[in-house]
Context: one part of a larger RNA
Formats: sequence, C1' cells, structure tokens
RNA sequence: UUGGGCGUAAAGGGCGUGUAGGCGGUUGUUUAAGUCUGAUGUAAAAGGCUAUGGCUCAACCAUAGUAAGCAUUGGAAACUGGGCAACUUGAGUAUCGGAGAGGCAAGUGGAAUUUCAUGUGUAGCGGUGAAAUGCGUAGAUAUGUGAAGGAACACCAGUGGCGAAGGCGACUUGCUGGACGAUAACUGACGCUGAGGCGCGAAAGCGUGGGGAGCAAACAGGAUUAGAUACCCUGGUAGUCCACGCCGUAAACGAUGAAUGCUAAGUGUUGGGGGAGCUAUCCCUCAGUGCUGAAGUAAACGCAGUAAGCAUUCCGCCUGGGGAGUACGGUCGCAAGGCUGAAACUC
Repeated sequence: UUGGGCGUAAAGGGCGUGUAGGCGGUUGUUUAAGUCUGAUGUAAAAGGCUAUGGCUCAACCAUAGUAAGCAUUGGAAACUGGGCAACUUGAGUAUCGGAGAGGCAAGUGGAAUUUCAUGUGUAGCGGUGAAAUGCGUAGAUAUGUGAAGGAACACCAGUGGCGAAGGCGACUUGCUGGACGAUAACUGACGCUGAGGCGCGAAAGCGUGGGGAGCAAACAGGAUUAGAUACCCUGGUAGUCCACGCCGUAAACGAUGAAUGCUAAGUGUUGGGGGAGCUAUCCCUCAGUGCUGAAGUAAACGCAGUAAGCAUUCCGCCUGGGGAGUACGGUCGCAAGGCUGAAACUC
C1' cells in the first nucleotide's frame, strides 16, 4: 500500500456551523467531456505475455504473434457529466396551534446555615467506635425577638421535559433560539456530508476588580496506628459566588460520527392531530423517549425500526506491547500547559 476494521479487543473528532472538495430526487429534450466501439499512426531493440522450437531438462537462447497507453479521426447515446424545459415526493417558506429546568438580562420570594444585638436561663456544649483537640461562669449550648449577609432553590420530580454538545430546576417580567403538530397555500432540488477555517465547550486552573454565609484542597491541632505526611474529629486559607478576559481539557460516554432508505411483533410513557363513546375508555396517525423480543447480526456479552440488521454517500480514526502522548521542531497560551507528534532501544 492493498485488505480488514473502529459499543467492550488498537480505533468515532467533545459539539456545532460552514468553505473547498466528494456525492446527489422524478420526466423530457439536446450535447458528447467521461463511457463503449471501428479505423489509422505511434508504442526502437531488449524486457513482459502467448505459442512453437534449440542446447539431454532448466536457467539461457531463437522464431512467430500480441498488449495496454498516447495522438488523430468516424460512430453509439443506456449510464455519469454539461445545456435547456418541466415536476413535487427531498429541502425550505407561509398560516394556525399547543408543549418545554433551551439561552440572556432585570427584579422579587420563602425555608435553612452562620454571624451580630438583645430577652429568658444555667453548667455544660460539641464530637466519636471510644476519645481528645475545640467552645463555655468574660454566661456557651438550648430557647424567644430583631437585624445583617452570602449561597443554593425542599415538596412538585417522573428510565418526565428542553438543548448540537457542554449542560439547564424557586417565582415574575422583558428580549431571544430551536423542535413538534395541523393545513397542503407558496418556492421548485434550493439537498447530504464536510479537509482547512470560525464559533461553543463541565470541573479545576490563570489575570484584574468585587464578594465571602456554608462547604473546603493546602495547612494546624486532636485521635487511630508499629508508623499514619491518610481514612475519623476540631479548626481553616485559596477556591467555590459575581463582572470582564484567558485556558480548551474530561470515563467531554450511548465508551456507538453525520445523513437517507428498507426490514416481525408486544408493552409503557411525553407533546400534538383525527375519530368512536353518556362516562370510564378505546381506535388511527405524526414527533420524541424507555423496556421485552423475531428475523438478522455478533468472538461472545449483547444489539435488535432510537440496530451493533440490510444498503448508499461523505468525514474522522486504527494497524503488536513498552519506550510515549515522551523527545525534537512548529504553533497557541500570562502561566499551568494544549495541539501536532517520532526514533533508537527492548519484549
């Protein structure tokens, strides 16, 4: 390289948007670039292939034939491509409708923890396996009232919902994105994928300025222990929160790329639409989300209309273990470090 692969063995990019490129629905007509076909020229010799022959065979050698490929030219028109015309099922638009923790901003609320002030009240509280450190007669813990401040939003809550992923959960208002259903009015292939690029991207971390109730790396003390730089306890600083700017990584997981078509059933659930019925409820249908399971598939586990089945298009990635996601170089970053990414050697 070919081939074979990528849920768990090595392997799906964290996610989107989109450039180039690749691929692309139905009908008619035209063209003839691809494609197919004929002719001519060329394709030196050797070599290759086929056949026959010569050295006893073979290697080797001889003879005859032949090949793609390229160029010119004549033709064919099914398929691919180009032009033109048309279509509506793909895609989009419109109108109406309901659902939702989708996003951003501003405001509001109650429970709880902590602290402060004050009343009552007195000797303990706290903590553990047991203790101790710690707090408390300078009046703690407990309990009542008031105040301050920060953070998170019990119940509802659900293999419920929304979002491309990360993720999103008190309430109200404003701004705003997407999906779904019904109608089948409009456009008429406008599509799919997507190397680069651009954007988003948990937590931790970084910069500047705020904030700081609770929790809590580091750290200190008390225990435990042979030791205990831990697990347990008492404290406690960064941080966690906000604004702006970086970082760009995760078991960023469904360990399963995106899109389209096809392929038994059964049962639950969410959001629409239609129908039957007095009601309870039932039937049909679209979109999502779970479970069981046939065929099929799979090394097995399992997957099974939300495929890991049967096919098509495009992208990404893998190629024994270690060395190593290291070195070197490049590039991005304030740094931490990220991305790209070897080899020697060794088994």